[in-house]
RNA sequence: GCGGGUGUAGCUCAAUGGUAGAGCAUUAGCCUUCCAAGCUAGUGACGUGGGUUCGAUUCCCAUCACCCGCU
Numbered sequence: 001g002c003g004g005g006u007g008u009a010g011c012u013c014a015a016u017g018g019u020a021g022a023g024c025a026u027u028a029g030c031c032u033u034c035c036a037a038g039c040u041a042g043u044g045a046c047g048u049g050g051g052u053u054c055g056a057u058u059c060c061c062a063u064c065a066c067c068c069g070c071u
Stems, first nucleotide, its partner, number of pairs: 001070007010024004018054001026042005047063005
């Protein structure tokens, strides 16, 4: 230099055009003499910038970060 892949919550992963979910973690409450465990509720995210579309995490382009391969 060229090609390919991944990017979603604090962490690990879903969601193939129609208001973005789960587990763990965290906060509050219930339970318990206390702690742990258990139950209920809450907080919190689509790498960035454009384009297409009535509507984009999803489709297209560029770019950034990481990984793999070729030279």

This is a predicted structure of a 71-nucleotide RNA (transfer RNA) from an Alphaproteobacteria bacterium. Rfam family: tRNA. Rfam classes the family as a transfer RNA. The coordinates come from a structure-prediction model, not an experiment, and the mean pLDDT is 81.